[in-house]
RNA sequence: AGCUUAUCGAGAAAGACUGAGGGAAGGGCCCGACGACGUCUUAGCAACCUGUAACCAAGGUGCUAAUUCCCAUCCCGAAUAUUCGGGAAUAGAUGAGCG
Numbered sequence: 001a002g003c004u005u006a007u008c009g010a011g012a013a014a015g016a017c018u019g020a021g022g023g024a025a026g027g028g029c030c031c032g033a034c035g036a037c038g039u040c041u042u043a044g045c046a047a048c049c050u051g052u053a054a055c056c057a058a059g060g061u062g063c064u065a066a067u068u069c070c071c072a073u074c075c076c077g078a079a080u081a082u083u084c085g086g087g088a089a090u091a092g093a094u095g096a097g098c099g
Base pairs, nucleotide, nucleotide: 002098003097004096005095006094007093008092013042014041015040016039017038021031022030023029026071027070028069043064044063045062047061048060049059068091073088074087075086076085077084078083
């Protein structure tokens, strides 16, 4: 790399460096020189693991724009042919285990 599994409507900043794209992919729609994205430091949030009789503390990862930002593909229902609601699948992110 890959496989299995759980969760994904909440929550959470500032400084420094850098300098143009970024939000996974398609279409949208957003963010961005009033400096996005990324890296580092501190701070914070609290999902998993660890810890414990249990809850904490502390630790290991993670996270700190928008529901996984929205939609698509399938199914069901309602509308009545536009659209809305619900569920599932695919894909993605994170943790844990395997490897």

SAM riboswitch aptamer (S box leader) from Algoriphagus machipongonensis, 99 nucleotides, folded computationally. The model forms 94% of the base pairs in the Rfam consensus. Taxonomically the source falls in Algoriphagus (Bacteria, Bacteroidota, Cytophagia, Cytophagales). The RNAcentral record of the sequence draws on Rfam and Ribocentre. Its mean pLDDT, the model's own confidence on a scale to 100, is 84. The same sequence occurs in records of 2 taxa.